[in-house]
């Protein structure tokens, strides 16, 4: 620190996951200890019971309970003494009472609040503060009540009322008065300021209480004045979101006055006055207790705000005050609501958001537990009492830390259990067992009164009160705890997720898009490292995993530290308040800024340092820190403010001067269209071809005339004006801009611009005009499957004027606007100056091409920046939903501005490579097409495939590239297919034990056979056991044309004999890749040459390898016969190798030579030579790779599947079926023919179960006999041709199927189902529609021969092999198929791509709706409690005073009208997502009418179409220009 994910692959933009930290947590699995923090996040829900605030008898009157004293009586009884009853406030104490202090602390909780509530700095001359400390002064005398008790009276209680009596530190009245407060007189000083106000005079008001004593005091009482502590009020700055909240306020604002407070204030009144607050965010709504801090994070920030500490608010909801020093009071009142619960129905009671607990909600949060020992607190003179504050303990893995669960040796690397397997192994694993050792932990025992203890009481001692010391005493919940010893004995203690990549860790099985995993990419269709389980492995461990939430990663809100031409983003343009920003010189001042000092930032906490629990969490201490506020100082460089100057920013005058700049207004001329009129005859118009449509009522075409209304040709240009939109005939007027020149004059006036204004292209809209051409819509014709369209013919709105609205466009350079700075080359406009003729130079536009530098990517951009900077605006934060709802503002609409969320995806994008398409472009090939012969397509039949039938009609092949293919021989076999019979270790092979036995076997019998059965006859090796070799019996293997060619080898088919595929190095790009391998030329050819950041090589190509064409050598049987000889005539013999000819070697052909053309490289030549010329012909020879292309049925072979059967045997059937469809071929249709007769010529093969000669028989097929040949010897051995004959155009002398017969032959066996002969019978059938095959020379055609395969043969196939033997090829437009280059793409399972919208189903989330619910504010009215406060003759008090009634607020309540917000709603809208639905074919290539933007209430089932005007983010081809190279 960064991975993963968009693509084929790449850079980028971008989002989305993901590793890490951390929680008050929850769930699942699993769980030994100890320490320390920490445990309703939800219902501020609703509570049963029990505690949580007292306390003081040294204030006080008193006594119901206790215990004592004292009296009296009774009993037991030893004259005492003990129990019991009365009586006794005499004592200790003491319920309930008066009476003080407390009770406003502590503790809980976050509901409310957006606040001076909180923080933080400040100020209060505007204030208060009991107990506390201190300092001065006092504390004299009187008196009257009220509780209690007492005694009557209601009540179920709950209380509650009348009388009588009573005490105090209660209450009251007098006296004293300092200080106070008022008033009056004065008035030093003070303060920013409204004001204060020392000192004095004088008048008026105000104070207390005791209590104990050991008599020393002591604790208290009252007054003032200081101090501490707390507390109240005021300010500044700080402190959520939302503008789809923009106006907001009526005691509001502010002033006199009074009221009222502790104290200032509209806090409240009364008068007056109209202010106040807000774009620097008022109101309004949401939401929210704030901080110390906590958590993340390099920081800067983001997020939290449990525990703990400070502060604020609340105690059922609301309101209210009383008492107090404090409350507006958690465990107090008073009212009013809701709720509960008690009742005797007449009234009552309550208030856990104290501490346990219950119930409810939830995923979820504990014990009705000890104790006042410490510490704290309340009251006490004190002992001492209360104290769920607190200390403690209990539950909980909810956290942090610690600690164990053992160590060491141990190899036969046991056994088991997973894997592999070349069977030998690997792993689990030194792991187990087993041998030694150790005991932390645990269990028993025992020790340990350990720290925390210091206080209390007594007493002693010192010193002046009060403190110090020292001595007795006493005090511990936790706990017999922590610690510490000893036995025991490994003895008690290991889980949890993950293993495809991210991520650390792999293997089997099981499963078969199922089950099910997933946090993202993504796994699962039969070999899943991804699912389940096993086994091994990683990782963390008393825990690991998940889900949930923050922060990080995410510079992905960009201050640090982001972008805006094409990725999301520049506002259609200008002007122009506010507000940002803002030239040079200087004075100054000191606000920002720097810096110091002072104050402040509580404590915890977080950091370093020591310390203390055996560590260590955790506690402690001490230090720095606490970037922050506030004061005072210093400092002036910068920014800011006051002044003075400046000219160079800005502008102003003046000359010159330039434009389609604006607005008005007047002129022309072409054109088209209409109208008369005149010539003039039949078509005109339009189209890809037509058609509608116009015309004989006279058009079209042509002259004239004339009307009218738009729109200005050619200059015209890449040109010029203008902020944009835009702006074009010529003339005038007006008015606005720009450039330049030159001095001159103002003196920063600048720049930017939120909100405002104001222009704003086409279409729209409204009135009114006008209307000539074009023209949505509409009509019509055409094209289509259709054609709501492109194309055609009409044609309305519109197009055009005025005037008004409206305000949007791909309004674009997709590039806001000023300014400044930074190489150069060029073209062009407009001024200017110089030289002067084509030059230079300077300003200001307007273009092209590049340097560096930018483009966080490339494309590009490049002084007209998309460079370097600076200022000021606008905008962007992932696609879709959507520029959509809502709402608000504008509009006559139409619609514009602003503008979301829910849901949903993993991606949508950019720019660039490689490909691959393209009804893009350019070049080139190919029997590609054209030019030609000949077929097919029609018919018979033959043969395959399909379908379809069947028991079966095995199986496989399927555009090209299956279909006379796998078959190069299905009648049995073959044979995989069906029926039937049979075997089960098996037909076939094989190991091993076992028993038998030679193997075998003519022959007989059952049977359809297999098969049983019966049998004469029949062995070798070796002494022997024993073996070979058969049989049976077990037993291990077997066997399977059963599955998967999408697991595989091998072959092999196509692209294609097409010219391509690559590579090393270099070199260019950020990369993917280019570059070579591009260009020009040439070639069958990436064949060469030349060029050239590339130089070379590789597979290919070509050649080497075969046949074939001509010579030559060598040789010469079976070949051959020229010479020679014999013959029976035949190369038969002899004899010869000259020739044919075999068979082996060799040589020719290389553009070598000439002529042209070319640099060359080639090219061309009716040229030479040559058999043979430009690879002579023909075969082998098939780069990378493509179709998951064929084949598991040829064989091989991985997995899976059968095992009395999916194996084997056997006998019949099928594979030969037939209403059909098709491919492939044969015969034909006839006269270039058919039939007879005659007569000639090959080549390559074959062959002994074989070829076949002659002879004889047969009409033949064949059949007997003899003979040649295992073959250059013998056999097979031509047909087309040619000769003559006949046939005459006919369904025929054509053609020959089918069909009857009658045979041959080969077979075990021709019935399903064989070829062959002969006789008869003679079908379609007259040249084959769309279409569509083959072939460029010895080729097509056309004639035969002859092999394999095989008993035979359905062979016309397939494979060879020779005979006759052409025709055309202008040419490369088109078709098909390739090649190279360029282009355009939204394609990459690559056009047989992608992909748009309706409609149709399911689900989802939404918006609208006539209304129904419900919420919380606000306003009006009416009612109004308790309470203050204000008035008040009757009553009640001696008085004070109190009551009573009456107003005024006001909580609540009713009641109206109207806004805002949820919810929900029949119906409806459109949106997202779902399986392979229907319908078109809009977009992506010129996507087949180039898209696209704005726009029309236009139009259309739907994408969409047209109409207008823009834009290029259109290809393509010609100009034209302009650049670049040579």
């Nucleotide at each position: 620190a960064g991975a993963g994910u968009u693509u084929g692959a790449u850079c980028c933009u971008g989002g989305c996951u993901c590793a890490g930290g951390a929680u008050g947590a929850a769930c699942g699995c699993u769980a030994g200890c100890u320490a320390c923090a920490g445990g309703c996040u939800u219902a501020a829900c609703a509570c049963a019971u029990g505690c949580a605030a007292g306390u003081c008898g040294c204030g006080g009157g008193g006594c119901a309970g206790c215990a004592c004293u004292g009296u009296g009586g009774u009993u037991g009884c030893u004259u005492g003494c003990a129990a019991c009853c009365a009586c006794u406030g005499g004592u200790g104490g003491c319920g309930a009472c008066c009476g003080g202090c407390g009770c406003a602390c502590g503790g809980g909780u976050g509901a409310g609040u957006a606040a001076c509530g909180c923080g933080u700095a400040u100020c209060c001359a505007a204030c208060c503060u009991g107990c506390c400390c201190u300092g001065c002064a006092g504390u004299g005398g009187g008196g009257a009540a009220c509780a209690g008790c007492c005694c009557g009276g209601c009540g179920a209680a709950a209380g509650u009322c009348g009388g009588a009596u009573u005490a105090a530190u209660g209450c009251c009245c007098c006296a004293u008065g300092g200080c106070g407060u008022c008033c009056u007189c004065g008035g030093c000083g003070g303060g920013c300021a409204u004001c204060u106000a020392a000192u004095g005079a004088g008048g008026a008001c105000u104070a207390a209480a005791g209590g104990c004593u050991u008599c020393g005091g002591c604790c208290g009482c009252u007054g003032c004045g200081g101090g501490a502590u707390g507390g109240g009020g005021a300010u500044g700055c700080g402190u959520a979101g939302g503008a789809u909240u923009a106006g907001g306020c009526a005691g509001g604002c502010g002033g006199c006055g009074g009221g009222g407070c502790g104290a200032c204030g509209g806090c409240c009144c009364a008068c007056c006055g109209c202010g106040c607050c807000g774009a620097c965010g008022a109101u309004c709504c949401u939401u929210a207790g704030g901080g110390g801090u906590u958590c993340u994070g390099a920081g800067a920030g983001g997020a939290a705000g449990g525990u703990c500490c400070c502060c604020c608010a609340c105690a059922c909801u609301g309101g209210u005050a009383c008492u107090g020093a404090g409350a507006c009071a958690c465990g107090g009142a008073c009212c009013a609501g809701a709720c509960u619960c008690c009742u005797a129905c007449g009234g009552g009671a309550g208030g856990c958001a104290g501490c346990a607990g219950u119930g409810a909600g939830g995923a979820a949060u504990a014990u009705u537990g000890g104790u006042c020992a410490a510490u704290g607190g309340g009251c006490g003179c004190g002992a001492g009492c209360c104290u769920g504050a607190a200390c403690c303990a209990g539950c909980c893995a909810a956290g942090u830390a610690g600690c164990g669960u053992g160590c060491a040796g141990g190899a036969a690397g046991a056994c088991g259990g997973c894997c592999c397997u070349a069977c030998g192994g690997g792993u689990u694993g030194u792991a187990a067992a087993c041998u030694g050792c150790u005991u932390u932990u645990a269990u028993g025992c025992g020790g340990g009164g350990a720290u925390a203890a210091a206080g209390u009481g007594g007493g002693c001692u010192a010193c002046g009160c009060g403190u110090a010391g020292c001595c007795c005493u006493u005090u511990g919940c936790a706990g017999g705890u922590a610690c510490c010893g000893c036995a025991u004995g490994a003895a008690u203690a290991a889980g949890g997720a993950c293993c495809g990549g991210c991520u650390a860790a792999u293997u089997c099985c099981g499963u078969g898009c199922c089950a099910g995993c997933a946090g993202c990419c993504g796994c699962g269709g039969u070999a899943a490292u991804a699912c389940g389980g096993a086994a091994g492995g990683u990782c963390c461990g008393g825990g690991c995993g998940u889900u949930a939430u923050c922060c990080g990663g995410a510079u992905u809100u960009a201050u640090u530290g982001g972008g805006u031409u094409u990725a999301a983003a520049g506002g259609g343009a200008g002007c122009g308040c506010a507000g940002g920003c803002g030239g040079c010189c200087u004075u100054u001042u000191a606000a920002g800024c720097g810096u110091g000092a002072c104050g402040u930032g509580a404590a915890a906490u977080g950091c370093c340092g020591g310390g203390g629990c055996u560590c260590a969490a955790c506690c402690u201490u001490g230090g720095a820190a606490u970037u922050g506020c506030g004061u005072c100082g210093c400092g002036a460089a910068c920014u800011g403010g006051c002044g003075g100057g400046c000219u160079u920013g800005a502008g102003u005058a003046c000359g010159c001067u330039c434009g389609a700049g604006g607005c008005a207004g007047g002129c022309g001329g072409a054109a088209u269209u209409c109208g008369u009129g005149g010539u003039g005859u039949a078509g005109c118009g339009g189209u890809g071809a037509a058609a509608u449509g116009c015309u004989u009522a006279g058009a079209u075409a042509u002259c004239a005339c004339g009307a009218g209304g738009a729109a200005c040709c050619c200059c015209g240009a890449u040109u010029g004006c203008g902020a944009a939109g835009g702006c074009a005939g010529c003339c005038u007027g007006c008015c606005g801009g720009g450039g330049u020149g030159u001095u001159a004059c103002u003196g920063a006036c600048g720049c930017u611009c939120a909100u405002g204004c104001u222009c704003g292209a086409a279409g729209g809209u409204g009135c009114g005009g006008g209307u000539a051409u074009c023209g949505a819509a509409c009509a019509g014709g055409a094209u289509u499957a259709g054609a709501u369209a492109c194309c055609c013919u009409g044609g309305u709105a519109g197009u055009c004027c005025g005037c008004a609205c409206g305000g949007u466009a791909a309004a674009c350079g997709a590039u806001g606007g000023a300014c400044g700075c930074c190489c150069g080359c060029u073209g062009u406009u407009g001024g200017g100056c110089c030289c002067u003729a084509g030059g230079g130079u300077u300003c200001a536009g307007c273009g092209g091409c590049c340097a560096a530098g930018c483009g966080a990517a490339a494309a590009g951009c490049g002084u007209u920046a998309a460079g370097c900077g600076u200022c000021c605006c606008a905008c962007c934060u992932g696609g879709g939903g959507a520029g959509u709802a809502c709402g608000c503002c504008g509009g006559c609409a139409a619609c514009g501005g602003u503008g979301a969320a829910a849901c949903u995806c993993a991606a949508a994008g950019g720019a660039a490579u490689u490909g691959a398409c393209g009804g893009g472009g350019g070049c080139c090939c190919g029997c590609a097409c054209a030019a030609g012969c000949g077929g097919a397509g029609g018919a018979a039949c033959a043969u395959g495939u399909g379908g379809u039938u069947u028991a079966a009609u095995u199986c496989g092949a399927u555009g090209a590239u299956a279909c006379g293919c796998g078959a190069g021989g299905a009648a049995c076999c073959u044979u995989a297919c069906c029926c039937g019979g049979g075997c089960u270790u098996g037909a076939a092979c094989u190991g091993c034990a076992g028993c038998g036995g030679a193997a075998g076997g003519a022959g007989g019998c059952a049977g359809a056979g297999a098969u049983g059965c019966c049998g004469a006859c029949g062995c070798c090796a070796g002494c022997a056991a024993u073996g070979g070799c058969c049989g049976c019996u077990g037993u291990g293997g077997a066997g399977g044309u059963g599955c998967u060619g999408c697991a595989u080898g091998g072959u092999u088919g196509u692209c294609g004999u097409c010219a391509g595929c690559u590579c090393g190095u270099g070199c260019c790009g950020u990369g993917a890749g280019g570059u070579g391998u591009c260009g020009g030329c040439u070639u069958a050819a990436g064949u060469g040459c030349c060029a050239u950041a590339a130089c070379g090589a590789g597979c290919g190509c070509a050649a080497c390898c075969c046949c074939u064409u001509u010579c030559c050598c060598c040789a010469g049987u079976u070949g051959c016969c020229a010479u020679c000889a014999c013959c029976u005539c035949g190369g038969g013999u002899g004899g010869g190798c000259a020739c044919u000819c075999u068979g082996g070697g060799g040589a020719c052909a290389c553009u070598g030579c000439c002529g042209c053309c070319g640099c060359a490289a080639g090219g061309u030549g009716c040229g030479a030579g040559g058999a043979a010329g430009g690879u002579g012909g023909g075969g082998a020879u098939g780069a990378c790779g493509u179709c998951a292309a064929a084949u598991c049925a040829g064989c091989a072979c991985g997995g899976c599947c059968c095992u009395u059967a999916c194996g084997u045997c056997c006998g019949g059937g099928g594979c030969u079926a037939c209403a059909c469809a098709c491919g492939u071929g044969u015969u034909a249709c006839a006269a270039u023919g058919g039939c007879g007769c005659g007569u000639a010529c090959a080549g390559a093969g074959g062959g002994c179960u074989g070829g076949c000669c002659g002879c004889c028989g047969g009409c033949g097929a064949c059949g007997u006999c003899g003979g040649c040949c295992g073959a250059a010897u013998c056999c097979c051995g031509a047909a087309a041709a040619c000769g003559c004959g006949u046939c005459u155009c006919a369904g025929u002398u054509c053609g020959g199927a089918c069909u009857g017969g009658g045979g041959u032959c080969u077979g075990c066996a021709a019935c399903c189902c064989g070829a062959c002969c002969c006789c008869a019978c003679g079908a379609a059938g007259c040249u084959g529609g769309a279409u569509u095959c083959g072939c460029u020379a010895g080729u097509a055609a056309u004639c035969g021969c002859g092999c394999a395969u095989c008993a035979g043969c359905c062979a016309u196939g397939g494979c060879g092999c020779g005979g006759u033997g052409a025709a055309u090829a202008c040419g490369u437009u088109c078709c098909c198929g390739g090649g190279c280059c360029u282009u355009g793409u939204a394609c990459a399972c690559a056009c047989c791509g992608c992909c748009c919208g309706u409609c149709a189903a399911g689900c989802c989330a939404u918006g609208a709706a006539a209304g129904c619910c419900g919420g919380g504010g606000g306003c009006g009215c009416c009612u109004g409690a308790a309470g203050u406060c204000c008035g008040u003759g009757a009553c009640c008090g001696c008085g004070a005073g109190g009551g009573u009634c009456g107003g005024c607020c006001u909580a609540g309540g009713g009641u109206g009208a109207a806004a805002c917000c949820g919810g929900u709603g029949a119906u409806u809208g459109g949106g997202g997502c779902u399986a392979a639905g229907u319908c078109g074919u809009a977009a992506c290539a010129a996507g087949g009418u180039a898209g696209c933007c704005g726009u029309a209430u236009c139009c259309g089932g739907a994408a969409g179409g047209u109409g207008c005007g823009g834009c290029u983010g259109g290809a393509u081809c010609a100009c034209c220009u302009c650049c670049u190279u040579u």
Predicted 3D model of a 1526-nucleotide RNA (small-subunit ribosomal RNA) from an uncultured rumen bacterium. Model confidence (mean pLDDT): 83 of 100.